RNAcentral holds the sequence, with entries from ENA and SILVA. This is a predicted structure of a 1382-nucleotide RNA (small-subunit ribosomal RNA) from an uncultured bacterium. The prediction has a mean pLDDT of 85.
RNA sequence: AGAGUUUGAUCCUGGCUCAGGACGAACGCUGGCGGCGUGCUUAACACAUGCAAGUCGAACGGAGUAUAUGGGUGCUUGCACCUAAGAUACUUAGUGGCGGACGGGUGAGUAACGCGUGGGUAACCUGCCCUGUACACACGGAUAACAUACCGAAAGGUAUGCUAAUACGAGAUAAUAUACUUUUAUCGCAUGGUAGAAGUAUCAAAGCUUUUGCGGUACAGGAUGGACCCGCGUCUGAUUAGCUAGUUGGUAAGGUAACGGCUUACCAAGGCGACGAUCAGUAGCCGACCUGAGAGGGUGAUCGGCCACAUUGGAACUGAGACACGGUCCAAACUCCUACGGGAGGCAGCAGUGGGGAAUAUUGCACAAUGGGCGAAAGCCUGAUGCAGCAACGCCGCGUGAGCGAUGAAGGCCUUCGGGUCGUAAAGCUCUGUCCUCAAGGAAGAUAAUGACGGUACUUGAGGAGGAAGCCCCGGCUAACUACGUGCCAGCAGCCGCGGUAAUACGUAGGGGGCUAGCGUUAUCCGGAAUUAUUGGGCGUAAAGAGCUCGUAGGCGGUUUGUCGCGUCUGCUGUGAAAGCCCGGGGCUCAACCCCGGGUCUGCAGUGGGUACGGGCAGACUAGAGUGAUGUAGGGGAGACUGGAAUUCCUGGUGUAGCGGUGAAAUGCGCAGAUAUCAGGAGGAACACCGAUGGCGAAGGCAGGUCUCUGGGCAUUAACUGACGCUGAGGAGCGAAAGCAUGGGGAGCGAACAGGAUUAGAUACCCUGGUAGUCCAUGCCGUAAACGUUGGGCACUAGGUGUGGGGGACAUUCCACGUUUUCCGCGCCGUAGCUAACGCAUUAAGUGCCCCGCCUGGGGAGUACGGCCGCAAGGCUAAAACUCAAAGGAAUUGACGGGGGCCCGCACAAGCGGCGGAGCAUGCGGAUUAAUUCGAUGCAACGCGAAGAACCUUACCAAGGCUUGACAUGAACCGGAAAGGCCUGGAAACAGGUCCCCCACUUGUGGCCGGUUUACAGGUGGUGCAUGGUUGUCGUCAGCUCGUGUCGUGAGAUGUUGGGUUAAGUCCCGCAACGAGCGCAACCCUCGUUCUAUGUUGCCAGCGGGUUAUGCCGGGGACUCAUAGGAGACUGCCGGGGUCAACUCGGAGGAAGGUGGGGGCGACGUCAAAUCAUCAUGCCCCUUAUGUCUUGGGCUACACACGUACUACAAUGGCUGUUAACAGAGGGAAGCAAGACCGCGAGGUGGAGCAAAUCCCCAAAAACAGUCCCAGUUCAGAUUGCAGGCUGCAACUCGCCUGCAUGAAGGCGGAAUUGCUAGUAAUCGCGGAUCAGCAUGCCGCGGUGAAUACGUUCCCGGGCCUUGCACACACCGCCCGUCAAG
Repeated sequence: AGAGUUUGAUCCUGGCUCAGGACGAACGCUGGCGGCGUGCUUAACACAUGCAAGUCGAACGGAGUAUAUGGGUGCUUGCACCUAAGAUACUUAGUGGCGGACGGGUGAGUAACGCGUGGGUAACCUGCCCUGUACACACGGAUAACAUACCGAAAGGUAUGCUAAUACGAGAUAAUAUACUUUUAUCGCAUGGUAGAAGUAUCAAAGCUUUUGCGGUACAGGAUGGACCCGCGUCUGAUUAGCUAGUUGGUAAGGUAACGGCUUACCAAGGCGACGAUCAGUAGCCGACCUGAGAGGGUGAUCGGCCACAUUGGAACUGAGACACGGUCCAAACUCCUACGGGAGGCAGCAGUGGGGAAUAUUGCACAAUGGGCGAAAGCCUGAUGCAGCAACGCCGCGUGAGCGAUGAAGGCCUUCGGGUCGUAAAGCUCUGUCCUCAAGGAAGAUAAUGACGGUACUUGAGGAGGAAGCCCCGGCUAACUACGUGCCAGCAGCCGCGGUAAUACGUAGGGGGCUAGCGUUAUCCGGAAUUAUUGGGCGUAAAGAGCUCGUAGGCGGUUUGUCGCGUCUGCUGUGAAAGCCCGGGGCUCAACCCCGGGUCUGCAGUGGGUACGGGCAGACUAGAGUGAUGUAGGGGAGACUGGAAUUCCUGGUGUAGCGGUGAAAUGCGCAGAUAUCAGGAGGAACACCGAUGGCGAAGGCAGGUCUCUGGGCAUUAACUGACGCUGAGGAGCGAAAGCAUGGGGAGCGAACAGGAUUAGAUACCCUGGUAGUCCAUGCCGUAAACGUUGGGCACUAGGUGUGGGGGACAUUCCACGUUUUCCGCGCCGUAGCUAACGCAUUAAGUGCCCCGCCUGGGGAGUACGGCCGCAAGGCUAAAACUCAAAGGAAUUGACGGGGGCCCGCACAAGCGGCGGAGCAUGCGGAUUAAUUCGAUGCAACGCGAAGAACCUUACCAAGGCUUGACAUGAACCGGAAAGGCCUGGAAACAGGUCCCCCACUUGUGGCCGGUUUACAGGUGGUGCAUGGUUGUCGUCAGCUCGUGUCGUGAGAUGUUGGGUUAAGUCCCGCAACGAGCGCAACCCUCGUUCUAUGUUGCCAGCGGGUUAUGCCGGGGACUCAUAGGAGACUGCCGGGGUCAACUCGGAGGAAGGUGGGGGCGACGUCAAAUCAUCAUGCCCCUUAUGUCUUGGGCUACACACGUACUACAAUGGCUGUUAACAGAGGGAAGCAAGACCGCGAGGUGGAGCAAAUCCCCAAAAACAGUCCCAGUUCAGAUUGCAGGCUGCAACUCGCCUGCAUGAAGGCGGAAUUGCUAGUAAUCGCGGAUCAGCAUGCCGCGGUGAAUACGUUCCCGGGCCUUGCACACACCGCCCGUCAAG
């Protein structure tokens, strides 16, 4: 000294929380010793029992006991009893004295002269004590005790009789006492005091002892203790604003120690209060204690000072002192005793009990010390006190061992299996003895004696590591990490928050961190919190400027002179108790603790001095303020009068069928004549143009014109006043709209209401009507986003520009313009400065001063209650319980918007063809099933994984088997080939039997195989939300970033924005940016032109040969073609446009022209997108089964729904054809297969050729010709029957094909929806992969070959800029209300 927490991130505001210290504490776990402290905070609740205040016989009478002596009696002759006005010693009920007013307890009451502090008493008292002076003469009558009698249960009492005193009473004496009268001197702020003189009156006393004694009376003084009064200080609430009749004062009297309404009578009507009276709540106050840097805040246990109280309330008596804790009386409640008549009691003394409570101790010892009461003293009493006991309740100290000791033991835990760690820790060896145990000695505290503590502290000896460690924490804050268990469960949590199968946050363990005889938790206080801000905060938008003005109290206040010395400054004095705290020193072994000294105690009071500043008083001034004079602008206000346009209505004319209204309509009005139009009239309200970031006003607000009355401002002048000023709690006035009351008025508009629409609904938006109201007068209301969300005043601090109202100067002959300057307003821009930023910026949100108002987390709530106001509506004032960890401001980046701008895309539009309807194929959903294996689910799942499920595949189901296993490696042991053939059982797997039976060499090993056992295998089991890899998608969209610099407190921005341009962040220009990277483009493949080289298996123009015919042959390289390598296209050229740009438009040439067509290539990232069933893989799970083998079945089922295809519905067509052509790209050895023959055909027989530019698949099809003539057809072909073919162990479930027969739906398809911009769509066939067989699917190939695009308003998707935002899981967001359930 700070930290965590609002956000995707940032800065700020702001609350919540934490780290520190403390405690009369309590609770949980644990607990060795000692010292010093502390210990009912709650029920001022009730109390059993014992003790806590007595003492004095040297005040007094009596009584009693003992002893000795004398006397007497009895006799047991040394004992007992009796006796004494006797002696000595002792005891003490009573009278009397002193003390029970101290000491001890408690904090209920008390907001007060109660306490603190400083004063006053000229208004007072003071026992015992000290000093001084004087005195103590001399009488009397009682009374308790006691005795007798009596009453009562008791407590207690009554009567009669006796007696003493230091008890009581009268008398004498006495003043320096007291009172009164007269008087002198002196002093004081007043009343008055002090000292003195004269006179009058009044009041004293007690003895006891025999000692150097104690005591008594009066007076004076002291000391101590008290009483009263005053200044200042002393909690909260105004949702307590008025209180007071002895109240305030006076006179008189009484009363008191004393002043005083303290009390009484009379008189007066005062006294207190916003500087908070009264009332209510709470509370003993202080020294001090805790905290804090301090200022402060909190507390008032222990110790000390003061106060108050003693069951509750009241009262007095005694006394020096009380209205009295262990006294009295009365009343009340409670408890106890009782013979029911009556009595007794008061632990907030020490112990102790019950109760309450989270919680607080022994019915201990002693008066040895200190102190107190009494006493002459000895002494007695003392639960004050000194000690001990209990409690880790606190503080302090000590210990639980020390050294050496690595096979780094065993064991635990973790592990990457190598090891690491607990850890020199243990064991072991060598030591020590603090505490401890035992024994011995043994204090100080005590002047001579006396020691509860106590055989204690302490000392010495002996003993043996022996008896002594826990608690909390380990996600961040905050030091300290792993494993297992659990699986939003159990639980944790101070805040944020952890836990939903890999939890460093739960529980346990190992390890670690912290403190340590303690450690944590809880409660409370201060701190951090500048989060109540005096030191030390704020109010434009975060909470916060009153709607505005006037003005009271108060606060603050111009220049100058004098004076006072109140504030202020300073010296000295008194006080500020002790303890405490700080510093220094000392004593207990140290420390805590204790002792001594110094300081502090920041304060108050007195006194001396200073007088700048503030203040008081007195005087002067004019710069503030005001008055006057001269001008001036204005929707400033009030009243009266008045004008035209427009709407509506009424009357009349013209005129005819509609008008009106809307997105579209309808309600409505209209043939009873509307709307339209003309003329006349009525009535109410508002004032077009001018008109304006223009004017005026304090604000609300103010607009046709004229007149009357009236407020304020501004400019100029400088005649007058002379600080008269500013602000302003309360208070008063004004105060939009709506609303209320009464009376008018009512054209238009128009809440409510009615109707029509819209809508899922529509108590709305739209339309047609329409009542209050809007208008006037009068009276209320008193609020608004009453906003510049910015209180008022004064001063200072760069400017620029515009505008409204004045003045001056220049210029002009004058006017009007113009230039310039100055004052006052209203705006914009902007520097410094300020601000969290936005922004403000001479009209401050800057710099200062003065005054007022207001704020202190969000919600609850501007609500409830109370009060005030109001006719009401309601307004003003204004909480709490409870609840949350945020709520909020500004700015940033994204995403989003049924916001804006620009642009693109088969996105729309323009076209062509489809899908959606039918049948069938295929996939999915659903339902079904023993199983219908699993995955994929908007685009981006659904002819997808699957480039091909009859068995296999196969993962699913049923049944039958196996268990080191169908498969791999290692080890141990045993045995031998294994494989294969055949037979039996069986559905097969498999089981049993049989045949055949190995190699190498060192003779028992190895290779190989089988069996048993063990490590392990195996899993298409789970988790794609633990992962790698791969893939889809946005999207071939043009974007995504970085370095350095710059700007910003920061998140971030700039660059990447802007002007153009492009398919493109493509390029150019500009620019606080300059560069760079990943993307774009290009580089790659292919097609299109050409050249060169080569020329077989390809080609054949020319030459030759040959054939019915064919590059068939010799030859040839010209052509086609193939292979390889070049060229070519670059906006290069011309013209227009454009910024002398990029680029664009047009043209030429060219095979090709502006990216030439197509492909490959996919930035940063998004979707926890898909895949654990391609593969790999962490963790979890199964292990005679979730593994593995086999047979059969299933994945092919079927009311239905969806996607994608195929075939059609026909004439642009079907059928027939001995009509004849024209491709490209592929494939071929377990293969492609020609010619030939057989079969209607699928196909079969057979097999030339070909591992291919050579042979084969191979027939291309749409084309053309003929026919059919619009029909369910010569369309369409589903379905079904029969007969066949092919593949294959095997076509039943469940293949494909052929022939004959059968001949369903279907006549172009609702809403909706899809593809495509040129060799494209459409249409036609061909090939290939997979594959034994099986394609309408998929991947390729070529043939024929269109239409349309005005354009970017709209739908969808995307890019850039900008704007709003309370979204950030980001609009599938956030969020409000109602209802229901918990």